[in-house]
Molecule: Bacterial RNase P class A
Organism: Anaerolineales bacterium
RNA sequence: CAGGCAGGUCGGGUGAUCGCGGCCCAGGUGUGCCUUGCUGCACGCCGGGGUCGAGGAAAGUCCGCACUCCAUAGAGCAUGGUGUCGGGUAACUCCCGGGGCGAAGUAAUUUGCCGGAUAGGGCCACAGAAACAGACCGCCGAAUUUUUCGGUCACGGUGAAAAGGUGGUGUAAGAGACCACCGGCAGCAGCAGUAAUGCCGCUGGCCAGGCAACCCCCACCCGGAGCAAGGCCAAGCAGAGACAUUGAGGCUGCUCGUCUCUCAGUCUCGGGUAGGCCGCACGAGGCGAGCGGAGACGCUCGUCCCAGAUAGAUGGUCACCGUGCAGCCACGGAGAACCGUGGCUGCAUACAGAAUGCGGCUUAUAGACCAGCCUGGAGA
Repeated sequence: CAGGCAGGUCGGGUGAUCGCGGCCCAGGUGUGCCUUGCUGCACGCCGGGGUCGAGGAAAGUCCGCACUCCAUAGAGCAUGGUGUCGGGUAACUCCCGGGGCGAAGUAAUUUGCCGGAUAGGGCCACAGAAACAGACCGCCGAAUUUUUCGGUCACGGUGAAAAGGUGGUGUAAGAGACCACCGGCAGCAGCAGUAAUGCCGCUGGCCAGGCAACCCCCACCCGGAGCAAGGCCAAGCAGAGACAUUGAGGCUGCUCGUCUCUCAGUCUCGGGUAGGCCGCACGAGGCGAGCGGAGACGCUCGUCCCAGAUAGAUGGUCACCGUGCAGCCACGGAGAACCGUGGCUGCAUACAGAAUGCGGCUUAUAGACCAGCCUGGAGA
């Protein structure tokens, strides 16, 4: 210098101008109320000032929680989930660090899988005789000898997969049938490790496959619904009641009184629609430092308050600057390919938008910065 691997951080700035939402402050103004105020209270409108105002993923809504309501003595069954070991966490199917068996890469490094197949059932395409126990070719023996019966997987052939391999003994021919060595598996002992497991030794012919993401078995976990959860206040309309009253009728022919019905009125009441408020922004919180740990993470101290809209605010325009890439020019440097600084021109400046909150996972993302590692090339 080129190519690559992997971790962390950031992801535009300033000004002008036109706007938006929350909170606070004081002002003007309107309406209502009564306890009528040297500045009453409540509600509204109008401009003004201050302050705060999206993300690393706010996204997908895939896991796990908090919170709320419902259900619930306890236990079991079913369904569902998890499944190597240790640790972290509020919890997880997440994270960290390990183990075993693989895969990719020269390497740094990345990545897949993980309880049980002698508890049982089921399945294993095509090919092949046979897919788990059977004999197609071949070999051997016998017989009733151009065929049948029996033995045999050592040979051939098929297949993703067919009795562990080599040599021998043995036999009619063969075969872990037996023996030696090698390989695998299981058990036991020792050593190392918290453990998974590793190393080493001994013993056992145990060597008759695979699939559990087919059912199943074993161990462990799990009640349901979700902020449209849930709670509070409450116009209008309808309903119930009370009061005084209009009209009509009855008691009675009239007046008063009283009763019934009725139009409109005032007040009260329960449920509750529209609407409003709470839930809902102090939290498993952010930032900084120190300490513990290999790490995920934890502890202590200090400091900060940091969106709460409700059809949904957090934006638009312009100017200048920044950053990156490419080209050209100038200057400087060097160990060649080059590097640095400055100027000009062009291009680029992403993905995306809170809706109860939090922890993860996954997906999208122009580009930049910080620290590290590997491979190749070159120079001194």